[in-house]
SAM riboswitch aptamer (S box leader) from Caldinitratiruptor microaerophilus, 135 nucleotides, folded computationally. It matches the Rfam family "SAM riboswitch aptamer (S box leader)". Rfam's curators write: The SAM riboswitch is found upstream of a number of genes which code for proteins involved in methionine or cysteine biosynthesis in Gram-positive bacteria. Its mean pLDDT, the model's own confidence on a scale to 100, is 81. Taxonomically the source falls in Caldinitratiruptor (Bacteria, Bacillati, Bacillota, Clostridia). Of the family's consensus pairs, 91% are formed in the model.
């Protein structure tokens, strides 16, 4: 890096160096000298993947009891977090973008009907991000 899957309205910030950027792009809104981005240190969140403790279930599984189901490996599933390997600690991935639905809202249009803009709801897709795996 490339490719699969899974997850993304939940949760968690202090200090020291450093000095202008930062929030992937883009366009909005925003964050930042009351100190941004990077490095360090301590600390917190969370449970993804290892490992541990419980709990159910299961196994043509071992071993053991023989008048009553006990013990051992593996396994899914649920919970739990003291340890490890990663991640994360403003704003929903800050919103939007593509494409589809709805609409008892605006707006334009028509005598009247609306393949029209726009709001606002909602699905589904591109791009990301991390993790696990695999090349």
């Nucleotide at each position: 890096c490339u490719c699969u899957u899974a997850u993304c309205c939940a949760g968690a910030g202090a200090g020291a160096c450093g000095g202008a950027g930062g929030g992937a792009c883009u366009g909005g809104c925003c964050c930042g000298a009351u100190g941004a981005a990077g490095u360090c240190u301590c600390g917190g969140c969370a449970a993804c993947c290892c490992g541990c403790c419980g709990g159910c279930c299961g196994g043509c599984g071992c071993c053991g009891a023989g008048g009553g189901u006990g013990g051992c490996c593996c396994g899914u599933c649920c919970g739990g977090g003291a340890g490890g390997g990663u991640g994360c600690c403003a704003a929903c991935g800050c919103c939007a973008g593509c494409g589809g639905g709805g609409u008892g809202c605006g707006g334009c249009g028509u005598g009247g009907c609306g393949u029209c803009c726009g709001g606002c709801c909602c699905c589904g897709g591109c791009c990301g991000a991390u993790a696990a795996g695999a090349g």